[in-house]
Context: one part of a larger RNA
RNA sequence: CUGGGCUUAAAGGGCACGUAGGUGGUCUGUCAGGUCAGGGGUGAAAUCCCUCGGCUCAACCGGGGAACUGCCUCUGAAACCGACAGACUGGAGUGGAAGAGGGGAGAGUGGAACUCGCAGUGGAGCGGUGAAAUGCGUAGAUAUUGCGAGGAACGCCGGUGGCGAAAGCUACUCUCUGGCUUCUAACUGACACUGAGGUGCGAAAGCUAGGGGAGCAAACAGGAUUAGAUACCCUGGUAGUCCUAGCUGUAAACGAUGAGCACUAGGUAGAGGGAGUUCCCAUACCUUCUCUGCCGGAGAUAAUUCGUUAAGUGCUCCGCCUGGGGAGUACGGCCGCAAGGUUGAAACUC
Numbered sequence: 001c002u003g004g005g006c007u008u009a010a011a012g013g014g015c016a017c018g019u020a021g022g023u024g025g026u027c028u029g030u031c032a033g034g035u036c037a038g039g040g041g042u043g044a045a046a047u048c049c050c051u052c053g054g055c056u057c058a059a060c061c062g063g064g065g066a067a068c069u070g071c072c073u074c075u076g077a078a079a080c081c082g083a084c085a086g087a088c089u090g091g092a093g094u095g096g097a098a099g100a101g102g103g104g105a106g107a108g109u110g111g112a113a114c115u116c117g118c119a120g121u122g123g124a125g126c127g128g129u130g131a132a133a134u135g136c137g138u139a140g141a142u143a144u145u146g147c148g149a150g151g152a153a154c155g156c157c158g159g160u161g162g163c164g165a166a167a168g169c170u171a172c173u174c175u176c177u178g179g180c181u182u183c184u185a186a187c188u189g190a191c192a193c194u195g196a197g198g199u200g201c202g203a204a205a206g207c208u209a210g211g212g213g214a215g216c217a218a219a220c221a222g223g224a225u226u227a228g229a230u231a232c233c234c235u236g237g238u239a240g241u242c243c244u245a246g247c248u249g250u251a252a253a254c255g256a257u258g259a260g261c262a263c264u265a266g267g268u269a270g271a272g273g274g275a276g277u278u279c280c281c282a283u284a285c286c287u288u289c290u291c292u293g294c295c296g297g298a299g300a301u302a303a304u305u306c307g308u309u310a311a312g313u314g315c316u317c318c319g320c321c322u323g324g325g326g327a328g329u330a331c332g333g334c335c336g337c338a339a340g341g342u343u344g345a346a347a348c349u350c
Stems, first nucleotide, its partner, number of pairs: 004321003008303001012318001014201004021194003025088007033081002035077008049065006091191001092188003095184005103177007110154001114150008125136002162169002206247006215241002220236004258317006266295009276285002299306002323350003332343004
């Protein structure tokens, strides 16, 4: 390389958009590049293979044949691939009519809780633990009532419920805005799928600058525990957590399962729509599309399990794997303010 693989054994890129490229629906006609058939030329000799012969045999050598699976050219075929022209509507998109939603951004508003401040009542403890102590408190704490301020998060509803490509998204109102689903079948007429590079988005922590800071809380301090206790427990407490603008670009970024299309038993539950049946409605039944779960047949799998939301059966495209350690390290490149990220070895060793 071929071959084989990627839920858990090594292996799916964190997620999307999209360039090149690869792949691509139905029908008709033309061309003849691929493809196929026949003819011609060439494919040196030696080697390899078959056969006959010469050295006593063999190796070795000689004669003949085949082969050299290739290339060029001529003539032809036209199903398939391709190219060109024309047409179609099932893929894809647009329009029209409805629908659900914590999808995103900005502005504003609200109540509970908490902490702090002021005032009233009150008068000795509070707090904390396994038990304590550090801590707070007669300069009046804890408790309780009233008023005020501040920041952060939004109880119940709430649901293997919804939305989003993923990260993620939940108080309420308004404005702007993306996607999705159903019905219709008016329009375009293959406009599609994937996607190396590239570009964008990307939890938390961290970084830069400026704000903010109630609670919580790395670091740190003290009290305990203990043989020790740089911990677990307790009292405090700073970065941070929050906002604005930028950077970082990583996670068990997980369904440890790439994207798309098609096909292949069912049962049951939930969410959002649309038809039909009963005179009508509620409702019920039946049916259909989309989404989310559970069980399960065939089949698959090393097994666990998966099973129309496939890990089944096929096709297209991309990414990735190739014994363990050394090592996601070193060196170099690129990126970053830094932290570091990305790409990514070898010696040696088992």